[in-house]
RNA sequence: GGGUGCUUAGCUCAGUUGGUAGAGCGCCGCUCUUACACAGCGAUGGUCGGCGGUUCGAGCCCGUCAGCACCCACCA
Numbered sequence: 001g002g003g004u005g006c007u008u009a010g011c012u013c014a015g016u017u018g019g020u021a022g023a024g025c026g027c028c029g030c031u032c033u034u035a036c037a038c039a040g041c042g043a044u045g046g047u048c049g050g051c052g053g054u055u056c057g058a059g060c061c062c063g064u065c066a067g068c069a070c071c072c073a074c075c076a
Base pairs, nucleotide, nucleotide: 001072002071003070004069005068006067007066010025011024012023013022019056026044028042029041030040031039049065050064051063052062053061
């Protein structure tokens, strides 16, 4: 320098044909226990990496930038 993939809750990840975003774990409270753990119940969760565009409508489509991972090339 060229290419591919990824970026969504505190963490790990879903998200169908574009129709208004979820699970598990965690954190918090209650029950249980002498107490802790386990278990049960309840509650808590988001500018969907940034900016712009298309659209009645964008997590999803397009452009660009940034970050991460990998492959190729170059240099020595």
A computed fold for a 76-nucleotide RNA from Roseateles sp., annotated as transfer RNA.
The sequence is in RNAcentral, with records from ENA and MGnify.
Its mean pLDDT, the model's own confidence on a scale to 100, is 81.
Taxonomically the source falls in Roseateles (Bacteria, Pseudomonadati, Burkholderiales, Sphaerotilaceae).
RNAcentral records the identical sequence in 4 taxa.